[in-house]
Annotation: The RNA shown here (Bacterial RNase P class A) has 387 nucleotides and comes from a soil metagenome. It matches the Rfam family "Bacterial RNase P class A". By type it is a ribozyme. Gene Ontology terms of the family: dimeric ribonuclease P complex, ribonuclease P activity and tRNA processing.
RNA sequence: AGUGGACUGGAGGAUCGCGGCGUCGCAAGGCGUCGAGGAAAGUCCGAACUCUCACGGGCAGCAGGCUGGCUAACGGCCAGGCGUGGCGACGCGACGGAAAGUGCAACAGAGAAUAGACCGCCGAUCGCGCCCGAGGCCGCAAGGCUGACGGCGAGGAGGUAAGGGUGAAACGGUGCGGUAAGAGCGCACCGCGUUCCGCGCAAGCGUGGACGGCACGGCAAACCCCCUGCGGAGCAAGACCAAAUAGGGAAGUCAUGGAGCCGCCCGUCUCCGUUAUGAGCUUCCGGGUAGGUUGCUUGACCACCGCGGUAACGCGCGUGGCAGACGAAUGAUCUUCACCUCGCGCUCCGGCGCGAGGAACAGAAUUCGGCUUACAGGUCCACUUCA
Numbered sequence: 001a002g003u004g005g006a007c008u009g010g011a012g013g014a015u016c017g018c019g020g021c022g023u024c025g026c027a028a029g030g031c032g033u034c035g036a037g038g039a040a041a042g043u044c045c046g047a048a049c050u051c052u053c054a055c056g057g058g059c060a061g062c063a064g065g066c067u068g069g070c071u072a073a074c075g076g077c078c079a080g081g082c083g084u085g086g087c088g089a090c091g092c093g094a095c096g097g098a099a100a101g102u103g104c105a106a107c108a109g110a111g112a113a114u115a116g117a118c119c120g121c122c123g124a125u126c127g128c129g130c131c132c133g134a135g136g137c138c139g140c141a142a143g144g145c146u147g148a149c150g151g152c153g154a155g156g157a158g159g160u161a162a163g164g165g166u167g168a169a170a171c172g173g174u175g176c177g178g179u180a181a182g183a184g185c186g187c188a189c190c191g192c193g194u195u196c197c198g199c200g201c202a203a204g205c206g207u208g209g210a211c212g213g214c215a216c217g218g219c220a221a222a223c224c225c226c227c228u229g230c231g232g233a234g235c236a237a238g239a240c241c242a243a244a245u246a247g248g249g250a251a252g253u254c255a256u257g258g259a260g261c262c263g264c265c266c267g268u269c270u271c272c273g274u275u276a277u278g279a280g281c282u283u284c285c286g287g288g289u290a291g292g293u294u295g296c297u298u299g300a301c302c303a304c305c306g307c308g309g310u311a312a313c314g315c316g317c318g319u320g321g322c323a324g325a326c327g328a329a330u331g332a333u334c335u336u337c338a339c340c341u342c343g344c345g346c347u348c349c350g351g352c353g354c355g356a357g358g359a360a361c362a363g364a365a366u367u368c369g370g371c372u373u374a375c376a377g378g379u380c381c382a383c384u385u386c387a
Base pairs, nucleotide, nucleotide: 001384002383003382004381005380006379007378008377010337011336012335013334014333015332016331018035019034020033021032022031023030024029037361041372042371044370045369046368047367048366049234050233051232052231061230062229063228064227065226066080067079068078069077070076081095082093083092084091085090096225097224101223102222103219104218118164119163120160121159122158125157126156128153129152130151131150135146136145137144138143172190173189174188175187176186177185191214192212193211194210195209196208197206198205199204238294239293240292241291248285249284250283251282252281253280254278255277256276257272258271259270260269301321302320303319304318305316306315307314308313339358340357341356342355343354344353345352346351
């Protein structure tokens, strides 16, 4: 100068308060005891528990995805492999499959997958022009026509993926040979693939052997394929007790109706009916609300110790610990000490005294296991690099 990890998160006292439990008290209240966190947070994963579904299976959908282990489980943790960043300690990784299929590659570029000729290089071969000219044909001759081989030229066809250029990506790399120029065309080394051997539980690894000139470019953070997991809702889950008022149901009662008696009418009385109505009254039943109780905090719990394991973790139960509110307790004030900052004074330069100020993030709400995020100041351990 860094890397990784662990811890702490003020302490004591006084006064006044708050919540749970115990105890005393008719009561008011008294006394005793206990009373937030490393993250109680975000509610992102995984579970316990509860309700829902007669039972089971599947499709779809969603999530996870190197290997081995740990765990009740996990997208967590431990160990290892591979890739990648860093001189390093160490960090980070959406790390299954691209020879199952479908698809995609903007812009640029000649060409983007059984590719491609823009510049450049070559132009062997074919064709073209010129030179030379063996030979052949015609002619009495002069000469004319034709023209193999060879040479030169241009760069028409064409060859070429070495070089330039484009791109995120251009169909292995370097060198030598080779060639008209080139090219795994040939060879050596490197890389790659297949296979064998060795090591490893495995992922995988190797200056290992053999074979193959290279086939099989990239994207699955495109669809898709493979493997694994998942029904839904959540403690405002759910269970129990249960007032007043209003409403629902049942039974009884009463009122309304009909018939009898009568010459007729009314009333009373008796009988029938309520298989009609009711605004009433009494009793009972059941549901909901307020309110109360429960779920509720001792549990896959935490710490230390012993043993096993590299570790995560497991075993032992040896010792100790663990809040439970619901207009939601866990607080306020003062003081002393400790810590930090500033100012002043003193100093034997180590500090000392006085005064003022500061002191984080945050706060349980059914309970656990994780992850992530926030955090003033302080402490410790291991390691790396440089001087």